[in-house]
Molecule: Bacterial RNase P class A
Organism: Bernardetiaceae bacterium
RNA sequence: AAGGCAAGCUGUCUUAUCGCGGCUGUCUCUACGGCAGACGAGGAAAGUCCGGACAACACAGAGCACCGUACCACCUAACGGGUGGGGGGCAGUGACGCGAGUUGCUGCUCACAGAAAGCGCCACAGAAAACAUACCGCCUGGUAGCUACGAGUUAGCCGCUAGGUAAGGGUGAAAAGGUAGGGUAAGAGCCUACCGGGCAAGCGGUAACGCUUGUCGCAUGGCAAGCCUUACGGGUUGAAAGACCAAAUAGGCUGGAACGUAGCCCAAAGCUACGCGGGUGGCUCGUCCGUAGUGCGCAAGCGCUGUUCCAGUGGGUGGGUCGUUAGAGGCUGUCGGUGACGGCAGUCCUAGAUAAAUGAUAAGACUCGACAGAAUCCGGCUUAUAGGCUUGUUUUCCAC
Numbered sequence: 001a002a003g004g005c006a007a008g009c010u011g012u013c014u015u016a017u018c019g020c021g022g023c024u025g026u027c028u029c030u031a032c033g034g035c036a037g038a039c040g041a042g043g044a045a046a047g048u049c050c051g052g053a054c055a056a057c058a059c060a061g062a063g064c065a066c067c068g069u070a071c072c073a074c075c076u077a078a079c080g081g082g083u084g085g086g087g088g089g090c091a092g093u094g095a096c097g098c099g100a101g102u103u104g105c106u107g108c109u110c111a112c113a114g115a116a117a118g119c120g121c122c123a124c125a126g127a128a129a130a131c132a133u134a135c136c137g138c139c140u141g142g143u144a145g146c147u148a149c150g151a152g153u154u155a156g157c158c159g160c161u162a163g164g165u166a167a168g169g170g171u172g173a174a175a176a177g178g179u180a181g182g183g184u185a186a187g188a189g190c191c192u193a194c195c196g197g198g199c200a201a202g203c204g205g206u207a208a209c210g211c212u213u214g215u216c217g218c219a220u221g222g223c224a225a226g227c228c229u230u231a232c233g234g235g236u237u238g239a240a241a242g243a244c245c246a247a248a249u250a251g252g253c254u255g256g257a258a259c260g261u262a263g264c265c266c267a268a269a270g271c272u273a274c275g276c277g278g279g280u281g282g283c284u285c286g287u288c289c290g291u292a293g294u295g296c297g298c299a300a301g302c303g304c305u306g307u308u309c310c311a312g313u314g315g316g317u318g319g320g321u322c323g324u325u326a327g328a329g330g331c332u333g334u335c336g337g338u339g340a341c342g343g344c345a346g347u348c349c350u351a352g353a354u355a356a357a358u359g360a361u362a363a364g365a366c367u368c369g370a371c372a373g374a375a376u377c378c379g380g381c382u383u384a385u386a387g388g389c390u391u392g393u394u395u396u397c398c399a400c
Stems, first nucleotide, its partner, number of pairs: 001396010012365007020040002023037005028031001042371001046382002049380005054238004061285004066234005071085005086112001087110010113229002118227002120223003135169002137165007145157004149152001177195006196218001197216008242322004252313008260274005275291004292305005329348008
């Protein structure tokens, strides 16, 4: 100097004319009107994956089902988000150690509660895949044969057989801690030292955890983005949520179900208990609402009206206003904090359409313009992104 990768910011600009949307003000001939002013799509508006604000439902209360999260502390309205720290793993590099390993720095990464509550899975290969093993090998005893010589309770080779072994080799992603030494017939934590691990105590830290000392030979792998267990959390639906106004019609018609029992009261009204029916969303319980009148009949019962609910059929309306943008808001300064962020002071008001508004023309500039258009709103996450700038890291080239 050029390039790659990662992260962050930005992501066309200026002038003029005409056109579009709502708001504010004003004028009048009140019209889909004129004039003036300020304003008018994003960092993701996308995905609809999380969390809320807000609204409705039953008085959202209990339990189960179902779902989510999972090291510690902090931030936040909250979150499965963010910040900082702890621990594990991998890589590079320096130091110490015979070695196993230990440790400093740097970078990347983790779906980071529990495998000794239970169940389940680990293909193939391999002897054996978890209270899991002996294929090759090593050692000891017996025995058939061969060879050698020092001629015998000798040594070696090669078979069979009985036993010991898990150090060496093999298979595999993974094989009952590891290294060094002693010991043994050969071996093995069998023993010793060290590394690793369990337990206990002390110290440091808010904590996760870390360090030191002591002690114990210390059998029992991995997977819980397998079922499961533990702890914590979660009511549902969703702006076409919902609220109000106006107008119109047939709050119509048909069929079905329930309207019960007991007590208090002289009686009635009313109340209580049980029963029955119904009520946002999976179930159950609690809870809330309804549970009448009259005529005939000795009575059972029947008829009519009424209340609640279920199913079907039919009619009217399809218009307007609110929700709808002043906020967990933006910007600047200052203080506190490692940081995310918070406090204080000042200042600003920056879309609200409803078939859906921001476009066209001309001139110029330049980094020559990517992904892409609000629909209740806000905080996150994920995905897409030409070019430019900044930071970190790395490769190549050139010079010293």